[in-house]
The RNA shown here (c-di-AMP riboswitch aptamer (ydaO/yuaA leader)) has 149 nucleotides and comes from Planotetraspora mira. Its mean pLDDT, the model's own confidence on a scale to 100, is 75. Lineage of the source: Bacteria > Actinomycetes > Streptosporangiales > Streptosporangiaceae > Planotetraspora. The sequence was found by an Rfam model in a public genome assembly.
RNA sequence: AGCGUGCGGCCGCCGAGUCCGUACCUCACGGAGCCGGGGACCCACUUUUUCCGGGGUGAAUCGGAGCGCUGACCCCCAGUCGGCCGCGCCGUAGGGCACUUCCCGCCCGAACCCGUCAGCUAACCCGGUAGGCGGCAUGGAAGCAAGGA
Numbered sequence: 001a002g003c004g005u006g007c008g009g010c011c012g013c014c015g016a017g018u019c020c021g022u023a024c025c026u027c028a029c030g031g032a033g034c035c036g037g038g039g040a041c042c043c044a045c046u047u048u049u050u051c052c053g054g055g056g057u058g059a060a061u062c063g064g065a066g067c068g069c070u071g072a073c074c075c076c077c078a079g080u081c082g083g084c085c086g087c088g089c090c091g092u093a094g095g096g097c098a099c100u101u102c103c104c105g106c107c108c109g110a111a112c113c114c115g116u117c118a119g120c121u122a123a124c125c126c127g128g129u130a131g132g133c134g135g136c137a138u139g140g141a142a143g144c145a146a147g148g149a
Base pairs, nucleotide, nucleotide: 010135011134012133013132014131018032019031020030021029022028033129034128035127036126037125038124043119053117054114055113056112057111062091063090064089066087067086068085069083070082071081072080073079094108095107096106097105099143100142101141102140103139
């Protein structure tokens, strides 16, 4: 000097997931804000029961061909049709990238929950307030805001 790692601070991103107060240090609770669910008339839907159940949070839906496996046809091979599962691949509704919009570019397109049950829905009722990341975030244009002089 470089690289890696740990801790702390600061500035940010996805997301509702922030702030205040009282306790406590073994322990939690209350409030504000934000978010979600249930829940009338009216309206809407009548495909539920036999079943292929149905529903919720979330951007995270939908499709395609291929390989593997498997069933049927076929004397066999080859081939054809189908099935669900697994593997990854290619797209896609939709979503994100430090004020907003447009363009360019780069990403995501998951996961979980309820348990036979829920359309909308005033009053009312019930919950959540996590987790995971980044370190010029400074691509261009327009608009706009704040600050400084």

Its Rfam family is "c-di-AMP riboswitch aptamer (ydaO/yuaA leader)". Gene Ontology terms of the family: regulation of gene expression and cyclic-di-AMP binding.